[in-house]
Molecule: transfer RNA
Organism: uncultured Mycoplasmatota bacterium
RNA sequence: GCCCAAUUAGCUCAGUUGGUAGAGCACUCGGCUGUUAACCGAUAGGUCGUAGGUUCGAGUCCUACAUUGGGCG
Numbered sequence: 001g002c003c004c005a006a007u008u009a010g011c012u013c014a015g016u017u018g019g020u021a022g023a024g025c026a027c028u029c030g031g032c033u034g035u036u037a038a039c040c041g042a043u044a045g046g047u048c049g050u051a052g053g054u055u056c057g058a059g060u061c062c063u064a065c066a067u068u069g070g071g072c073g
Base pairs, nucleotide, nucleotide: 001072002071003070004069005068006067007066010025011024012023013022019056028042029041030040031039049065050064051063052062053061
């Protein structure tokens, strides 16, 4: 210098043919119990790495950049 992959909730990860974002664990609250743990239920939590573009509509498609990992020279 070139190529590939990954980047989504605090953590680990889904997200189908572009139709407006979810699960598990954790946190908080409640139920149960003499109490804790366990168990059960509920709430909250997101600029979808950054900036543009395409589109009626982008986590998803296109471009550049950033970070991490890998490969080639």